About this RNA
TPP riboswitch aptamer (THI element) from a Planctomycetota bacterium, 99 nucleotides, folded computationally. The model forms 100% of the base pairs in the Rfam consensus. The coordinates come from a structure-prediction model, not an experiment, and the mean pLDDT is 78. It was read from a public genome assembly, where an Rfam model found it. Lineage of the source: Bacteria > Pseudomonadati > Planctomycetota.
RNA sequence: CACCUGCCCUGGGGGGGGCCCGUAACUCGUGGGCCUGAGAUCACACCCCUCGUACCUGAUCCGGGUUAUACCGGCGGAGGAAAGAGUAUGGAAUUGUCC
Numbered sequence: 001c002a003c004c005u006g007c008c009c010u011g012g013g014g015g016g017g018g019c020c021c022g023u024a025a026c027u028c029g030u031g032g033g034c035c036u037g038a039g040a041u042c043a044c045a046c047c048c049c050u051c052g053u054a055c056c057u058g059a060u061c062c063g064g065g066u067u068a069u070a071c072c073g074g075c076g077g078a079g080g081a082a083a084g085a086g087u088a089u090g091g092a093a094u095u096g097u098c099c
Stems, first nucleotide, its partner, number of pairs: 001096002003091002005088003009084002011049004017035007055080003061074004
């Protein structure tokens, strides 16, 4: 030094909500409120980066529940999915590599 973890730097990946009210002939758009969530555009934020619980696909899926919804659970040890460098008085190991 290699492994794990924390911190930090740089870089990268990612996010089709639902309901109510106003406006509007309806829709779209727009303003406000409510529910879940880290995040539903306060985003210069938030989450995640391979030991991958970010996120996508299957999926116009299945069960439960809700005013309603990707709300909860299943599917799911599924398939796909974005990393390198430092640092520590940290942890583990006592083996290997280099000087």